RNA sequence: GGGGUCAUAGCUCAUCUGGUAGAGCGCCACAAUGGCAUUGUGGAGGUGGUCGGUUCGAGUCCGAUUGGCUCCA
Numbered sequence: 001g002g003g004g005u006c007a008u009a010g011c012u013c014a015u016c017u018g019g020u021a022g023a024g025c026g027c028c029a030c031a032a033u034g035g036c037a038u039u040g041u042g043g044a045g046g047u048g049g050u051c052g053g054u055u056c057g058a059g060u061c062c063g064a065u066u067g068g069c070u071c072c073a
Stems, first nucleotide, its partner, number of pairs: 001072007010025004019056001027043006049065005
């Protein structure tokens, strides 16, 4: 220098052909227990790396760019 791949909640990851973004763990509240724990119920938490484009509509498609991993030279 060129190619591939990944980036989504605090963490680990889903989201199949474009149609209002979810799970487990963690966090908060309540209930059960004498109590920590544990179990159950409910809740908060996301400009989807960044910028732009296509589209009625983009996490998803296209381009550029940043960072991680990897292959070739």
Annotation:
Predicted 3D model of a 73-nucleotide RNA (transfer RNA) from an uncultured bacterium. It was read from a public genome assembly. It matches the Rfam family "tRNA". Gene Ontology term of the family: triplet codon-amino acid adaptor activity.